[in-house]
Context: one part of a larger RNA
């Protein structure tokens, strides 16, 4: 100087408390450990691994296993030599790859071009080392800290500044002070959202005017409104009152759409964990080179006495079923989204139409209004299994999703323990997108609808910041 303390003081955070909803029990989905296996490819392992890399494992992917094959090799470049073939087509073997046979058989301005083979050189490796590395990332933590120049103090390591008194979300600001300044952080500048104005008016809009229709902004038209998308205004403790030297704090103060950082995002200081990644990529070293490289078929990554994590669905009446009826937003769409019609109980199929889209399509559910069920393992719950189908795809056996009929399991609110959340939040309801032929999505990332309760307080648990103290630790 740090680190640590079941030392002290001060202060924060859904840290506790106050509340609401869960997890832990059940079934299923998914990841992991373990076991098994020819293989169950590899990585990630307290917080910060475990719906993680994977925003799509039937083949492919694919790195694993078994079997069959290739050796300048699956791709590219250079040189030399040889050739006019190779490819294509046909046949044979075969699971395919590969192999064998046949057929066909270059162009030229003669320099060569194109292409095949052989030889040589560079290949190739998801093989090892993340404790040799770059790059990228997680974490403490959006915590308020981390430093420097000059000066001063100290023999020195170092100190001071950065401590102190207030204040703040903040090393934020004020006052004081052997310090005076500065940098990286904080804040602001950026984006979205909340109010208003200006400009603009199609594909969006329709108040007033006219027309038309069974009906509809459908048409003329309009530029008001909604909206769209560019610019601007607006919030600064600016004003008032009280407290205070000041910074600032308090107020059911005024005004205002918004009030003291309005809400959300992007943004992550010096560093810590030899944290993670050699399997995104790059790369040093080491290793393999008729194989640890490459091709192909099939299998595996989906195995199941068990254990754990994360979720979904439930156990019901604030509910289930049936009928009627209302209101979104983000997005996406050309071998795409598909109105509408017909067939089918349905998944879907057959026609048909519009749209390269503010134009066409995809566009809710909870809700509301009725009817029924009457507390039961049930008209709850839907696992499992049987049968019949639909769709994608070369192909659904291992191993796809969906539909219909039947079957109807566990489960009556969950031990110890444990998680999330402070407002348009939790809870609850549906919708969209990426990946994608299809889909194991109940995941991830977004979008809107309905919409709470509680916070006395900081003693305690956890994590963190500042000062101080002890130390046999560095």
């Nucleotide at each position: 100087u740090g680190a640590c303390g079941g030392g002290g003081g001060c202060c924060c955070g859904c840290a506790c408390a106050a509340g609401c909803g869960g997890u832990g029990g059940a079934g299923c989905a998914u990841g992991u450990g373990g076991c098994u296996u020819a293989a169950u490819u590899c990585g990630a392992u307290g917080c910060a691994a475990c719906g993680c890399g994977a925003a799509g494992a039937a083949c492919c992917u694919u790195a694993c296993c078994u079997a069959g094959g290739c050796u300048c090799g699956a791709a590219c470049g250079c040189a030399a030599c040889c050739g006019g073939a190779c490819a294509g087509c046909c046949c044979c073997c075969g699971a395919a790859a590969c192999g064998g046979g046949g057929u066909c058989u270059c162009c030229u301005u003669c320099g060569g071009g194109c292409u095949g083979g052989u030889u040589g050189c560079g290949a190739g490796g998801u093989g090892c080392u993340g404790c040799a590395u770059g790059g990228c990332u997680g974490u403490c933590g959006u915590c308020a800290g981390c430093u420097c120049g000059u000066g001063u103090c100290g023999u020195g390591a170092g100190a001071u500044g950065u401590u102190g008194g207030g204040u703040u979300a903040a090393g934020u600001c004020c006052c004081g002070c052997a310090a005076c300044g500065a940098g990286c952080g904080c804040a602001a500048c950026c984006c979205c959202u909340g109010u208003c104005g200006u400009u603009a008016g199609u594909u969006a809009c329709c108040a007033g005017c006219g027309g038309a229709u069974c009906a509809u902004g459908c048409c003329g038209g309009g530029g008001a409104c909604u909206c769209u998308a560019a610019c601007g205004a607006g919030a600064c403790u600016g004003c008032c009152u009280g407290c205070g030297c000041a910074a600032g704090c308090a107020g059911u103060g005024a005004g205002g759409a918004a009030g003291g950082u309005g809400g959300g995002g992007a943004u992550g200081a010096c560093g810590u964990c030899a944290a993670g990644u050699c399997a995104u990529c790059a790369u040093g070293g080491c290793c393999c080179u008729u194989a640890c490289g490459c091709c192909u078929a099939g299998g595996g990554c989906u195995g199941c006495a068990c254990a754990c994590g994360u979720g979904c669905u439930a156990c019901a009446a604030u509910g289930g079923a049936c009928g009627g009826u209302a209101c979104a937003a983000u997005g996406g769409g050309c071998u795409g989204c598909u109105a509408c019609c017909u067939g089918g109980u349905g998944a879907c199929a057959g026609g048909a139409u519009g749209c390269c889209a503010a134009u066409c399509c995809u566009c809710a559910a909870a809700g509301c209004c009725g009817u029924u069920c009457u507390c039961a393992g049930u008209u709850c719950g839907g696992a499992u299994c049987g049968g019949a189908g639909u769709c994608u795809g070369c192909a659904a056996c291992u191993c796809g999703a969906c539909u219909c009929c039947g079957u109807g399991a566990a489960g009556u609110c969950g031990g110890a323990a444990u998680c999330g959340c402070u407002a348009g939040u939790a809870a609850u309801c549906g919708c969209g997108u990426a990946u994608c032929a299809g889909c194991a999505a109940c995941g991830a990332c977004g979008c809107g609808g309905u919409g709470a309760a509680u916070a006395c307080g900081u003693u305690c648990c956890c994590g963190g910041g500042c000062c101080u103290u002890g130390u046999a630790c560095a």

A computed fold for a 474-nucleotide part of an RNA from a Rhodothermales bacterium, annotated as small-subunit ribosomal RNA, 3' major domain. It was read from a public genome assembly. The prediction has a mean pLDDT of 82. It matches the Rfam family "Bacterial small subunit ribosomal RNA".